Predicted 3D model of an 88-nucleotide RNA (transfer RNA) from a bacterium. The sequence was found in a public genome assembly. It matches the Rfam family "tRNA". Its family is annotated with triplet codon-amino acid adaptor activity in the Gene Ontology. The coordinates come from a structure-prediction model, not an experiment, and the mean pLDDT is 80.
């Protein structure tokens, strides 16, 4: 330099243009159980802004675009992985 794959909550990870701001798992929090714990089971659980509260708005690596509608499609940039090539 070329080709391909990838970047999604604290971590892993799924994700046909509309069911998703987010499946599932782990972690964490609360509870049941227990003498106590572990395990198991039940419930909760992303971040920021705003609100007394209920709620509302924004956010899928950065930026821009297409579209009624984008994590998903297009452009560009950054980074990671694999393979190929070149120089030494």
């Nucleotide at each position: 330099g070329g080709u391909g794959g990838g970047a999604u909550g604290g971590c892993c990870g799924a994700g046909c243009g509309g069911c998703u701001g987010a499946a599932g798992g782990c972690a964490c929090c609360g509870g049941u159980u227990u003498u106590g714990a572990a395990a198991a089971c039940c419930g909760g659980c992303g971040a920021g802004g705003u609100u007394u509260g209920c709620g509302c708005c924004u956010c899928c690596g950065g930026g821009g675009g297409u579209u009624c509608g984008a994590a998903u499609c297009c452009c560009u940039c950054u980074c990671c992985c694999a393979c190929c090539g070149c120089c030494a």